[in-house]
Molecule: FMN riboswitch aptamer (RFN element)
Organism: Mycetocola tolaasinivorans
RNA sequence: ACGAGUGCUCCGGGGUCGGUGUAAUUCCGAACCGGCGGUGAUAGUCCGCGAACCCCACGGGAAACCGUGGGGCCGAAUCGGUGAAAUUCCGAUACCGACAGUGAGAGUCUGGAUGAGAGAAGCACGCUU
Repeated sequence: ACGAGUGCUCCGGGGUCGGUGUAAUUCCGAACCGGCGGUGAUAGUCCGCGAACCCCACGGGAAACCGUGGGGCCGAAUCGGUGAAAUUCCGAUACCGACAGUGAGAGUCUGGAUGAGAGAAGCACGCUU
């Protein structure tokens, strides 16, 4: 220095004004937000991953349920321009967003969550060449 490993640390943004109404940050009008890796060039909408949700097995439990592993499910973009190269940039117009709760339907409020985690970086420890 390269490579792989272990431990610790880190790791999601956004609701404000007006309208209707008994009641809505949930409806209507206008607003705002965009996790991680990949890519011939920078991505919410391409290819994948993660959380949530559902099922199964095993273990624990009197039960509720909890843990581990496996499986399932998992949203949405077009046109024009530049260029060697862009569904990623520039211009325009669109679209999408778990579960539970709620005085009324939620990407933005409250909650599980001071959680989990894709993954990246830093530090530490030894290992290989």